[in-house]
Context: one part of a larger RNA
RNA sequence: GGCGUAUGGGGGAUGUCUUGGCAUCAGGAGGCGAUGAAGGGCGUGGAAGUCUGCGAAAAGCCCGGGGGAGUUGACAAACAAGUGAUGAUCCCGGGGUGCCCGAAUCAGCGUACAGUGAAUUCAUAGCUGUGCGUGGCCAACGUGGGGAACUGAAACAUCUAAGUACCCACUGGAAAAGAAAGAAAAAUCGAUUGCGUCAGUAGUGGCGAGCGAAAGCGCAAUAGCCCAAACUGCGGAGGUUUCCUCUGCGGGGUUGUAGGGCCUCUCACAUGAGAGUUACCAAAUUGCCGGUUAGCAGAAUCUUUUGGAAAGUUGAACCAAAGAGGGUGACAGUCCCGUAUGCGACAACCGACAAUCUCUCGAGGGGUACCUGAGUAGGCCGGGCCACGUGGAAUCCCGGUUGAAUCUACGAGGACCAUCUCGUAAGGCUAAAUACUCCCUGAUGACCGAUAGUAAACCAGUAUGGCGAUUGAAAGAUGAGAAGAACCCCUGCUAGGGGAGGUAUGUGAACCUGAAACCAUGCGCUU
Numbered sequence: 001g002g003c004g005u006a007u008g009g010g011g012g013a014u015g016u017c018u019u020g021g022c023a024u025c026a027g028g029a030g031g032c033g034a035u036g037a038a039g040g041g042c043g044u045g046g047a048a049g050u051c052u053g054c055g056a057a058a059a060g061c062c063c064g065g066g067g068g069a070g071u072u073g074a075c076a077a078a079c080a081a082g083u084g085a086u087g088a089u090c091c092c093g094g095g096g097u098g099c100c101c102g103a104a105u106c107a108g109c110g111u112a113c114a115g116u117g118a119a120u121u122c123a124u125a126g127c128u129g130u131g132c133g134u135g136g137c138c139a140a141c142g143u144g145g146g147g148a149a150c151u152g153a154a155a156c157a158u159c160u161a162a163g164u165a166c167c168c169a170c171u172g173g174a175a176a177a178g179a180a181a182g183a184a185a186a187a188u189c190g191a192u193u194g195c196g197u198c199a200g201u202a203g204u205g206g207c208g209a210g211c212g213a214a215a216g217c218g219c220a221a222u223a224g225c226c227c228a229a230a231c232u233g234c235g236g237a238g239g240u241u242u243c244c245u246c247u248g249c250g251g252g253g254u255u256g257u258a259g260g261g262c263c264u265c266u267c268a269c270a271u272g273a274g275a276g277u278u279a280c281c282a283a284a285u286u287g288c289c290g291g292u293u294a295g296c297a298g299a300a301u302c303u304u305u306u307g308g309a310a311a312g313u314u315g316a317a318c319c320a321a322a323g324a325g326g327g328u329g330a331c332a333g334u335c336c337c338g339u340a341u342g343c344g345a346c347a348a349c350c351g352a353c354a355a356u357c358u359c360u361c362g363a364g365g366g367g368u369a370c371c372u373g374a375g376u377a378g379g380c381c382g383g384g385c386c387a388c389g390u391g392g393a394a395u396c397c398c399g400g401u402u403g404a405a406u407c408u409a410c411g412a413g414g415a416c417c418a419u420c421u422c423g424u425a426a427g428g429c430u431a432a433a434u435a436c437u438c439c440c441u442g443a444u445g446a447c448c449g450a451u452a453g454u455a456a457a458c459c460a461g462u463a464u465g466g467c468g469a470u471u472g473a474a475a476g477a478u479g480a481g482a483a484g485a486a487c488c489c490c491u492g493c494u495a496g497g498g499g500a501g502g503u504a505u506g507u508g509a510a511c512c513u514g515a516a517a518c519c520a521u522g523c524g525c526u527u
Stems, first nucleotide, its partner, number of pairs: 001526009015512001016477002020448002022445007029437002031137002039101003042055003046079001049075003061095006070083003108134009141172001142170005152159001156206001182189002193220005203211002224429003227373001231251009256407001258372003261368007272361005284356004289351005295343003301316002305312001317334002319323001325337003378402007388414001409424005465470001484511001487499004
């Protein structure tokens, strides 16, 4: 020096665990904000710091309810000073206070009213004031306005990716859509939305890559309505004085088998019928019931033995509408919290129902030809969207330019024409079935178990990096209980160690277990 072995050091793998995550289901909630939000700053305790709470009334004040013995939040023990059966601390509901920044505002914008008031007489513009509204934040879902590229086409330009990502505006608990100028086909259906199928079909496509329906059928859920106009009453303005035009508020009226107005004829009619706070269709109050926001009751066991400790073992019992789960010095139905089951609200909020109450309500026959949404529909040029890339390209929507008809009418049925069929545009509202989850409650997991699971189990969007936009970690476990090692010794009264004591004996704070690499020492063999 090598090999082997033993004992240690070193290191923090592995095992066990879980305070934290992830996902799903069900129910709720789906907003907060000028009555100042979200988010911050600074303060606030007897006591220095950080977290939590709170706001100069500052770990809190007042009222109501619950609860019943301790208590003055946590790291964090001790001390000081208090407080509580005259019911504290604590939990729930309501109220008060609530510094500074922040939409941040004695402002801006919109609207109504009033005052004032130019060029310019009246007036108007403008200005001023007051009342009301608005503004900002917010995870996803939604609608609209803009809108890529990488990529694919094995290159690339039409095309694709994709109307995606992203930006902007705005709304709601959902949004959007929606009661046929529809879909169909010789038969019919009857608003919209979503799912399954139709179907990777019909189509479209440098007919490449690709893109890709609809009707129908089966389900979910179902709900229909209101204006404009004709005619007419009242008020006002203008022109004119038999009247006409415009306008405000009412009546009337709302559709395609056309409907309505007006005139006329017939029948019916209210001490009735129907509906209702979600459209139609509008404002509330009360009662009762249920739920949410604190809670309450809640069965049944002892012993032996091992052990530091019994819930283990032994023996004998008990409860069960409760043998879900968690904790307790090892594995507990009967020790504790709970569980099954039953009960509970002064106050606030939500929902269902009822009442008061509120709202609504004719039909037919004949005649007349008054009305039924105009710079609209449509055409042409240029685009877009439709599964549909200009194509034979309908339908729908924009920019430009033109420009009808008026029910004997008009639009559609994929160029166009005819017949036929279907519908009635150019005004509006509308629940449910559908999408999502920042958030609350409950339950569950052939989900993870500290290099995993959230980036974050731990004072984490922290420390750190960057001028900045932004980037972004590592880090869990003594023990049943601190019983956290009095006292003695070595030493530089430093680290560390040795005794002693405690503890279940090697659990000593760099603390459960404690692998490997690597290092040291003893012994054996060998060179």